[in-house]
RNA sequence: UCGUGCUAGGCGGGGAGUUAGCGGUGCCCUGCACCCGCAAUCCGCUAUAGCGGGGCUGAACUCCCGGCGGAGGGGGUUUCGCUCUCGAGUGAUCGGCUGCGGGAAGUGGCGUCGAUCGCCAGGAACCGCGCAACGGGAACCUGUGAACCCCGUCAGGACCGGAAGGUAGCAGCGGUAAGCAAUUAUUCCUGUGUGCCGCGGCCGCUCCUGGCAGGAGCUAACCCCGCUGCAGGAGCCGGGAGCGACUUUCGAAACCGGGUGCACGA
Numbered sequence: 001u002c003g004u005g006c007u008a009g010g011c012g013g014g015g016a017g018u019u020a021g022c023g024g025u026g027c028c029c030u031g032c033a034c035c036c037g038c039a040a041u042c043c044g045c046u047a048u049a050g051c052g053g054g055g056c057u058g059a060a061c062u063c064c065c066g067g068c069g070g071a072g073g074g075g076g077u078u079u080c081g082c083u084c085u086c087g088a089g090u091g092a093u094c095g096g097c098u099g100c101g102g103g104a105a106g107u108g109g110c111g112u113c114g115a116u117c118g119c120c121a122g123g124a125a126c127c128g129c130g131c132a133a134c135g136g137g138a139a140c141c142u143g144u145g146a147a148c149c150c151c152g153u154c155a156g157g158a159c160c161g162g163a164a165g166g167u168a169g170c171a172g173c174g175g176u177a178a179g180c181a182a183u184u185a186u187u188c189c190u191g192u193g194u195g196c197c198g199c200g201g202c203c204g205c206u207c208c209u210g211g212c213a214g215g216a217g218c219u220a221a222c223c224c225c226g227c228u229g230c231a232g233g234a235g236c237c238g239g240g241a242g243c244g245a246c247u248u249u250c251g252a253a254a255c256c257g258g259g260u261g262c263a264c265g266a
Base pairs, nucleotide, nucleotide: 001266002265003264004263005262006261009057010056011055012030013029014028015027020046021045022044023043024042034054035053036052037051038050063259064258065257066256067255072250073249074248075247076246079245080244081243082242083241084240085239086238087237089236090235093234094233096230097229099227100226101225102224103223106222107221108219109218110217118212119211120210121209122208123207124206126201127200128199129198130197131195132194133192134191135190136189137188138187139186142181143180144179150175151174152173153172158167159166160165
């Protein structure tokens, strides 16, 4: 050095989680890697840290150690960025809406067919009175209107009286009071969402109409400014979640280097 037969070893590893700790079952990564049984209020163990049974491979591509590598997982971050979400937090800043006041550069509207302002007259408006219209009431007028307790006249009858005569008085007739009905005209009182009505007053602040003078502005819908109020969109503040960056920790595959036993024979 080669061959044969063995043995140690190997037949996956890792992260989070769980646990006093380790490993496993379950989840995830790597990527392909024997089989059976056990196992989440779980199973098996104790620093040589899955156990029990079976099988294959076997001293090297395969086992062991070191380096490199960095799939993937965890922690931190009031260091930062982005996105989303919550707040009965703020919202003086920007923006939105309501109301009030002011402005007049621009748009719009009115104006030389004459603006604002000024003067005059009248009207609207307000007050009083009158007239008219309409409504209500009363008086006057007419009719009706009392078994008796209203009036007049009172037949008959009644009462008093010797008589003459007298007294009260029902029915009837006539009249009347309250009341009822009718209600045209007249008179009076009263009222009015009334009136192309009249008179006087007040206001002349506002509006309208007309006239005079004069000759270019007036208005404020949009707009601008200020104030008040409302909501809470933006922003800010606080909480939470996710992603990324940063940092830290564990770390698979791949790659590189080194190491590794016994017996027999040539």